Record summary:
A computed fold for a 73-nucleotide RNA from a Verrucomicrobiales bacterium, annotated as transfer RNA. The source organism's lineage runs through Bacteria, Pseudomonadati, Verrucomicrobiota, Verrucomicrobiia and Verrucomicrobiales. Rfam family: tRNA. By type it is a transfer RNA. Its family is annotated with triplet codon-amino acid adaptor activity in the Gene Ontology. About the family: Transfer RNA (tRNA) molecules are approximately 80 nucleotides in length.

RNA sequence: GGGGCAUUAGCUCAGUUGGUAGAGCGCCUCAAUGGCAUUGAGGAGGUCAGCGGUUCAACUCCGCUAUGCUCCA
Numbered sequence: 001g002g003g004g005c006a007u008u009a010g011c012u013c014a015g016u017u018g019g020u021a022g023a024g025c026g027c028c029u030c031a032a033u034g035g036c037a038u039u040g041a042g043g044a045g046g047u048c049a050g051c052g053g054u055u056c057a058a059c060u061c062c063g064c065u066a067u068g069c070u071c072c073a
Stems, first nucleotide, its partner, number of pairs: 001072007010025004019056001027043006049065005
């Protein structure tokens, strides 16, 4: 220098064919228990890495940029 992959909640990750952003763990509240642990119920938490384009509509498609991993030279 060139190619590929990844980037989504505090963490680990889903999200199919473009049409309401989700799970587990963690956090908060409540109940069960004398208390803790535990279990159950409920809740908060998101610039979907950034910018631009296509589209009625973009986490999703296209381009560029950033960071990390990897391959070639």